[in-house]
Context: one part of a larger RNA
RNA sequence: CUGGGCGUAAAGCGUUCGUAGGCGGUCUAUUAAGCAAGAUGUGAAAGCCCAGGGCUCAACCUUGGAACUGCAUUUUGAACUGGUAGACUAGAGUACUGUAGAGGGUGGUGGAAUUUCCAGUGUAGCGGUGAAAUGCGUAGAGAUUGGAAGGAACACCAGUGGCGAAGGCGACUUGCUGGGCUGAUACUGACGCUGAGGUGCGAAAGCGUGGGGAGCAAACAGGAUUAGAUACCCUGGUAGUCCACGCCGUAAACGAUGUCUAUUAGCCGUUGGGUCUGUUACGGACUUGGUGGCGAAGCUAACGCGAUAAAUAGACCGCCUGGGGAGUACGGCCGCAAGAUUAAAACUC
Numbered sequence: 001c002u003g004g005g006c007g008u009a010a011a012g013c014g015u016u017c018g019u020a021g022g023c024g025g026u027c028u029a030u031u032a033a034g035c036a037a038g039a040u041g042u043g044a045a046a047g048c049c050c051a052g053g054g055c056u057c058a059a060c061c062u063u064g065g066a067a068c069u070g071c072a073u074u075u076u077g078a079a080c081u082g083g084u085a086g087a088c089u090a091g092a093g094u095a096c097u098g099u100a101g102a103g104g105g106u107g108g109u110g111g112a113a114u115u116u117c118c119a120g121u122g123u124a125g126c127g128g129u130g131a132a133a134u135g136c137g138u139a140g141a142g143a144u145u146g147g148a149a150g151g152a153a154c155a156c157c158a159g160u161g162g163c164g165a166a167g168g169c170g171a172c173u174u175g176c177u178g179g180g181c182u183g184a185u186a187c188u189g190a191c192g193c194u195g196a197g198g199u200g201c202g203a204a205a206g207c208g209u210g211g212g213g214a215g216c217a218a219a220c221a222g223g224a225u226u227a228g229a230u231a232c233c234c235u236g237g238u239a240g241u242c243c244a245c246g247c248c249g250u251a252a253a254c255g256a257u258g259u260c261u262a263u264u265a266g267c268c269g270u271u272g273g274g275u276c277u278g279u280u281a282c283g284g285a286c287u288u289g290g291u292g293g294c295g296a297a298g299c300u301a302a303c304g305c306g307a308u309a310a311a312u313a314g315a316c317c318g319c320c321u322g323g324g325g326a327g328u329a330c331g332g333c334c335g336c337a338a339g340a341u342u343a344a345a346a347c348u349c
Stems, first nucleotide, its partner, number of pairs: 004320003007303002012317001014201002017198001021194003025088007033081002035077008049065006091191001092188004096183001098181002103177002107173003110154001115149007125136002162169002206247006215241002220236004258316006266294013298305002322349003331342002334339001
């Protein structure tokens, strides 16, 4: 190097875009780099292998042959790969029609609820728990009625429903904007797939500056429980949670399943579009894009997967190689920091 793997045993980068590279549709002509055949030269000797010979045999020595699978030059061949030229439309894309959607960012608006404040009514409790206590309350609480303020989140609808590359997205609404799907034509003419480096995005927590602060709530304080209780329970409560801008770049970032393409029984839901049809209230059949349940073949150690594959193949990338030490040390790079990333060894079982 070849050979084995990656749902759960070690192993799919969190995710997109994309550079180099790798791989790449149909037809024709040409070229001859790869490829195939022949020839010539070379491929030292020894060794290995084969057939003989010499030491009494053997080891050993020796003669000849074969081999040296390679390289260079040259002559041919043209199926395939590559190059060049031309053409095509099935891949890819553009234009057009219609369409669904919590896709993104922006401004405005709304109601319920919690809390606080003001005013009225009203009187002795409220609150909390397994039981209590801390706490609040005769300076009038809790309850109830009216009003005001402010912040955050949007009940029902709501659905193995929808959208998004992933993270994620849920009140209503204005204008801005991305992507998808469908149908029938027209156009471009392989423009494609993957993608080392690189690049953008990336929950929560955390950090910086400035705002905001209703509820909740790390830390913290108190009350309980307990042998103790630095907890679970209770009463409070600050960062934070919210907004703007900038950083961080990690998660059980999960389908623990990389992306793309093709092929391979069926049945039942649901969602978006289209066609046809009926006894058009309501359906039915077909088709296409998603999203679920079962299941044939096949696969799998089993569990299970099964057209949304973990089946059958192909292209490209990433990753794994006993447990601990250790995702650590050192060094590099990034960061304000926290830390992130890359990533060992001794030793030990």